[in-house]
RNA sequence: AGUCGGCUGAGCAAUCGCUCUUCGAAUUUAUUCGGAGGGAGGAAAGUCCGGGCUCCGCAGGGUAGGAUGCCAGGUAACGCCUGGGAGGCGUGAGCCUACGGAAAGUGCAGCAGAGAGGAAACCGCCUAAGCCAGCAUUGCUGGACGGUAAGGGUGAAAAGGUGCGGUAAGAGCGCACCGCGCAACUGGCAACAGUUUGUGGCGAUGGUAAACCCCAUCCGGAGCAAGACCAAAUAGGGAUCCACUGGCGUGACCCGCGCUGGAUCCGGGUAGGUUGCUUGAGGUAUGUGGUGACACAUAUCCCAGAUGAAUGAUUGUUCUAGACAGAACCCGGCUUACAGGCCGACUUUU
Numbered sequence: 001a002g003u004c005g006g007c008u009g010a011g012c013a014a015u016c017g018c019u020c021u022u023c024g025a026a027u028u029u030a031u032u033c034g035g036a037g038g039g040a041g042g043a044a045a046g047u048c049c050g051g052g053c054u055c056c057g058c059a060g061g062g063u064a065g066g067a068u069g070c071c072a073g074g075u076a077a078c079g080c081c082u083g084g085g086a087g088g089c090g091u092g093a094g095c096c097u098a099c100g101g102a103a104a105g106u107g108c109a110g111c112a113g114a115g116a117g118g119a120a121a122c123c124g125c126c127u128a129a130g131c132c133a134g135c136a137u138u139g140c141u142g143g144a145c146g147g148u149a150a151g152g153g154u155g156a157a158a159a160g161g162u163g164c165g166g167u168a169a170g171a172g173c174g175c176a177c178c179g180c181g182c183a184a185c186u187g188g189c190a191a192c193a194g195u196u197u198g199u200g201g202c203g204a205u206g207g208u209a210a211a212c213c214c215c216a217u218c219c220g221g222a223g224c225a226a227g228a229c230c231a232a233a234u235a236g237g238g239a240u241c242c243a244c245u246g247g248c249g250u251g252a253c254c255c256g257c258g259c260u261g262g263a264u265c266c267g268g269g270u271a272g273g274u275u276g277c278u279u280g281a282g283g284u285a286u287g288u289g290g291u292g293a294c295a296c297a298u299a300u301c302c303c304a305g306a307u308g309a310a311u312g313a314u315u316g317u318u319c320u321a322g323a324c325a326g327a328a329c330c331c332g333g334c335u336u337a338c339a340g341g342c343c344g345a346c347u348u349u350u
Stems, first nucleotide, its partner, number of pairs: 001347008010318007018039010041324001045335002048333005053223004065219005070084005085099001086097004100214002105212002107208002122152002124148003131143005160178006179202001180200005185194003227275004237266006246260005282301008319322001
């Protein structure tokens, strides 16, 4: 000057409050008083993944849709983590990677350029063979038909690279080395690797799948406002009993017919209350196994649970003058925000 990993996230005291648990007392029986104890985070955040739990339901197959995508392992599970491989960056410690398939099919490639995908002759190079014309003859000159991807130019990309041979000029056309494809062998669980062997002149399979698509694996839906229990009131409902002499309608009137009453119980489920609610894939320490993520064993600890929603306010004091930020069913991750301080390992330069 850097890289990686871990820890911490103002301290102390006094006074006054808030919430939960527990003990004691008092009564107005759900309140009050007193004592003791607990009371936000590394991210409580974003709500982006995965799971537990709950209900609907029984999720077997197919279709649609979504996610993931080198290999092996860890885990309850994951899109997370660990270890490894390959590629890229860095002098290095180290860091980054949507890293399956382009030989199933379809599509796309602007501008430039002569030519952009079983492609191309613009400039340049060449007239060896065959053709035409002239000179006048085993040849020379010119032309047409042509040959050529070595050179120039365009482009992100133009048909492996260098050299020698070769040729009219050229070209894997031939050869050597390098690179590449395929196969075998060896090592590895595998991804893959090899200063191994053989083989192929090599547009073999061009690029693009964060283009459609194909392949493999996984995914039922909704969520604590889930769900369960208690239960005022109101509407409608059911059962039993009572009144049946009442009221209203129909009608000239009576009978009759229709509507209407009261009590109790059931049931219902609103307001409200209780629960779900915090002992859990839990923390700490030690040991063992493992490179590691992690697993197992033993001991020990209990560490917020509110519901208009507590965890605060004031004062004093010290210092380096205090960042990001506030639980709401619970865990495992990822991502994002973060003043300052501490520790460890390593790299480079002097």